[in-house]
Molecule: SAM riboswitch aptamer (S box leader)
Organism: uncultured Phascolarctobacterium sp.
C1' cells in the first nucleotide's frame, strides 16, 4: 500500500504511576488528584492456528486483538416527518490473506 469481513454486546472495588487523557484537524460532549492516560497483573471475546465433536458448534491451548462514552458525537452525500433525525460515505480500528 491493496483485497475482505467486523466495529451501538462483553471485560477488575487489583498494583505501581503521577498529569493529562478520549487517533489527527476543527467544533461539541465527556473521563481526570474519590488518581484519569501508561504499566503489570486479572478479565473479555472468538479473527486465525490447533485439539474435539461434526455440518456446525465446543474448548480457549497458541497468534492476534480488546477492557469509559457508537470507532463518544458531528464535518461529505442523499433521504424525511427538519432546532432534529435516518440511510450511505469518507476516514480511523482490528483480524484474514496478497
Nucleotide at each position: 500500500u491493496c483485497u475482505u469481513a467486523u466495529c451501538a454486546a462483553g471485560a477488575g472495588u487489583g498494583a505501581c504511576c503521577g498529569a493529562g487523557g478520549g487517533a489527527a484537524c476543527a467544533g461539541g460532549c465527556c473521563c481526570a488528584a474519590u488518581g484519569a492516560c501508561g504499566u503489570c497483573c486479572g478479565g473479555c471475546a472468538a479473527c486465525c492456528a490447533a485439539a474435539c465433536a461434526u455440518c456446525u458448534g465446543u474448548u480457549a491451548u497458541g497468534g492476534u486483538g480488546c477492557c469509559a462514552c457508537a470507532u463518544c458525537c458531528u464535518g461529505c452525500a442523499a433521504g424525511a416527518a427538519u432546532a432534529u433525525c435516518u440511510u450511505g460515505a469518507a476516514a480511523g480500528a482490528u483480524g484474514a490473506g496478497a